[in-house]
The RNA shown here (c-di-GMP-I riboswitch aptamer) has 77 nucleotides and comes from a Nitrospiraceae bacterium.
Model confidence (mean pLDDT): 83 of 100.
């Protein structure tokens, strides 16, 4: 450097639910919580899918749906 992996070690993130707040809504933020994650770190919604609003051909949401780009811990080859 490349590929593979999460078993070992040190760590990291945080689903659903509940509480508070925002939003017409999908959903988002904080607290709690831990289903899971080898990138569930960061960026892309002008790749695809799904969802919401309007009922017109637009606008919005979702990146922990798939995907793309990029950086990175450990172990093995």
């Nucleotide at each position: 450097u490349u590929c593979a992996g999460a078993u070992a070690a040190a760590g990291c993130c945080a689903a659903a639910g509940c509480c508070c707040g925002g939003g017409u809504g999908a959903c988002c933020g904080g607290g709690u919580g831990a289903c899971g994650g080898a990138a569930a770190g960061c960026c892309c919604a002008g790749g695809g899918g799904u969802c919401c609003a309007a009922u017109g051909g637009u606008g919005g949401a979702u990146a922990g749906c798939c995907g793309g780009g990029u950086u990175g811990c450990c172990u093995g080859a």